The RNA shown here (c-di-GMP-I riboswitch aptamer) has 98 nucleotides and comes from Marinobacterium sediminicola.
RNA sequence: CUACCGAAAAGGCAAACCCCGUGAAAACGGGUGGCGCAAAGUCACGGAACCUGAUGUGCCCUUAGCACUGGUUAUAUCAGGCCCGCCGGACUACCGAA
Repeated sequence: CUACCGAAAAGGCAAACCCCGUGAAAACGGGUGGCGCAAAGUCACGGAACCUGAUGUGCCCUUAGCACUGGUUAUAUCAGGCCCGCCGGACUACCGAA
C1' cells in the first nucleotide's frame, strides 16, 4: 500500500410514532424523533414483498338450469408502478486496533 476484517476515536446516516405536504395506492418529500446501521453511500440489474390495471379462473348475484350483465375478500398470467433499512448483483468510499 492492497484485500479481507471491524476494536477505538472523530464524524455520518436515520426505523417506528406524531405533524405538514404530494400521490388513486404501494409509497415519497420536509419537520420531529432515534430503532438500528461499517456501506442504512449510489444504481431498480435478478428475485421476493407491496400497490394499481387488464384478462382468465374460482366465488357471489341472477336464472328452472345455463349464458350474458354486474360484484368480489381469493388466485393465475401479463403490463405499469413502488421499494436499495428484504436478499443477491454492479460501482464508489472515511478511519485503522486485532
Annotation: The prediction has a mean pLDDT of 86.